This is a predicted structure of a 94-nucleotide RNA (THF (Tetrahydrofolate) riboswitch aptamer) from a bovine gut metagenome.
RNA sequence: CAGAGUAAAUAUAUGUGCGUUAAGUGUUGUGUGAACGGGGAGUUGUCACAUAAACGAAAAGGUCUUCUUGCGGUACAUAUAUUGCAUCCCGCUG
Numbered sequence: 001c002a003g004a005g006u007a008a009a010u011a012u013a014u015g016u017g018c019g020u021u022a023a024g025u026g027u028u029g030u031g032u033g034a035a036c037g038g039g040g041a042g043u044u045g046u047c048a049c050a051u052a053a054a055c056g057a058a059a060a061g062g063u064c065u066u067c068u069u070g071c072g073g074u075a076c077a078u079a080u081a082u083u084g085c086a087u088c089c090c091g092c093u094g
Base pairs, nucleotide, nucleotide: 001094002093003092008083009082010081011080012079013078014077015076016075017074018072019071020070027053028052029051030050031049032048033047034046038090039089040088041087059069060068061067062066
């Protein structure tokens, strides 16, 4: 000087759920906590939870106590693809 490597994020598909009597998702404020290449540190960035506020929705059908097909910036799991340590120090390979 050059390079490797992860967590994770996003998208799509499949499966199982939840809601459709509106929770969830998304936005904002406050509080708490967590994670962030092999090691250490780590934010005004990221994520989770709690709480408050504003906004806000797609239902239809049948054999009708339920089922089916939809719908929701819906939850989780798996697979594939893409991106990929905020940053600093050390280490590894050439």

Model confidence (mean pLDDT): 76 of 100. RNAcentral holds the sequence, with entries from MGnify. It matches the Rfam family "THF (Tetrahydrofolate) riboswitch aptamer". A reference for the family is Ames et al. (2010), "A eubacterial riboswitch class that senses the coenzyme tetrahydrofolate", Chem Biol.